[in-house]
RNA sequence: GAAGCAAGCCAGACAGCCGCUGGCCAUCGUUGAUGGCGGGAGGAAGGUCCGGACUCCACAGAGCAGGGUGACGGCUAACGGCCGUCCGCCGAAAGUCCGCAAGGAUACAAGGCGAGGAACAGGGCCACAGAGACGAGCGUAUUCAGUUACGGUGAAACGCGGUAACCUCCACCUGGAGCAAUCUCAAAUAGGCACGCGAUGAUGUUGCUCGCGGAGCGUGCGGGUAGAGAGCUUGAGCCGUGGAGCAAUUCACGGCCUAGAGGAAUGGCUGUCAUAGCGGCCGGGCGCAAGCCCGUCCGCCGUAACAGAAUCCGGCCUAUCGGCUUGCUUCACCU
Numbered sequence: 001g002a003a004g005c006a007a008g009c010c011a012g013a014c015a016g017c018c019g020c021u022g023g024c025c026a027u028c029g030u031u032g033a034u035g036g037c038g039g040g041a042g043g044a045a046g047g048u049c050c051g052g053a054c055u056c057c058a059c060a061g062a063g064c065a066g067g068g069u070g071a072c073g074g075c076u077a078a079c080g081g082c083c084g085u086c087c088g089c090c091g092a093a094a095g096u097c098c099g100c101a102a103g104g105a106u107a108c109a110a111g112g113c114g115a116g117g118a119a120c121a122g123g124g125c126c127a128c129a130g131a132g133a134c135g136a137g138c139g140u141a142u143u144c145a146g147u148u149a150c151g152g153u154g155a156a157a158c159g160c161g162g163u164a165a166c167c168u169c170c171a172c173c174u175g176g177a178g179c180a181a182u183c184u185c186a187a188a189u190a191g192g193c194a195c196g197c198g199a200u201g202a203u204g205u206u207g208c209u210c211g212c213g214g215a216g217c218g219u220g221c222g223g224g225u226a227g228a229g230a231g232c233u234u235g236a237g238c239c240g241u242g243g244a245g246c247a248a249u250u251c252a253c254g255g256c257c258u259a260g261a262g263g264a265a266u267g268g269c270u271g272u273c274a275u276a277g278c279g280g281c282c283g284g285g286c287g288c289a290a291g292c293c294c295g296u297c298c299g300c301c302g303u304a305a306c307a308g309a310a311u312c313c314g315g316c317c318u319a320u321c322g323g324c325u326u327g328c329u330u331c332a333c334c335u
Base pairs, nucleotide, nucleotide: 001331002330003329004328005327006326007325008324009323010322012273013272014271015270016269017268018267020040021039023037024036025035026034027033028032042306046317047316049315050314051313052312053311054178055177056176057175066174067173068172069171070170071085072084073083074082075081086116087114088113089112090111095106096105097104098103117169118168122167123166124163125162126161134159138151139150140149141148182230183229184228185227192221193220194219195218196217197216204212205211237256238255239254240253241252242251243250244249274303277300278299279298280297282295283294284293285292286291
């Protein structure tokens, strides 16, 4: 320098103005308003596929059924995840071999992929090709005789075949529902219960009396709805340093608090700058030319993709504009 891979990171910056939603403080006319200070989406917040925390329900013990997992070892709260190793497959040029050539064959790096137990326990299935494909039959030849021999295709052919990502067997794991879980407080109205009053007229109709009207009324309790609150964000947390380990991971010490809405906030506008893109002038290089590349300047465009927390966490999978950094392998050249 070329080619091929792997891992990590960012997801425009700053300023001004106007908003939205929580927290704290102050004031007021206090279910709120105003002002001040400070917090406010992601690498996937997504799909809800797997595993857990947490909550409620069920549960003496054992077994069956159902579901799941499957090399070996390790990590972890757990996993179908991750790490290491083995095995199998894939994996470039150069190289090597064959060839007159066109071309063909072959091993391999970094790295990638693998539901990777069992095919004499049993059942099922085996595309295309082939006359015949699962299990004793078929074709040709042959023989007293399915007696013997051969069989182009195909992954497998006259068998000790293949297939378990088909049933199955073996080993191991495995209750159900999910934050709309669950719990607390608790209006109005209508039911319920208790007590009291009421046709000797309650209640109502204007505060009282008369009149009218005619069967409920009052108090208390309890369940429950609206509504409010808890669960709710301090956590298998994040960052740094050091130790152990090939690694996943783990230990010690120090530092930090980093959304908590709930029909659901996290936004909008303007300006400047930077990146990418488009066009143009000039200069330089290469080239016969067309044209290509580099640099300065100017103008235009105008923030870009996928996407939007909803109890939390660990994974997997899927989507994604553009950019940055690091490492590994092979080959070529130079010293």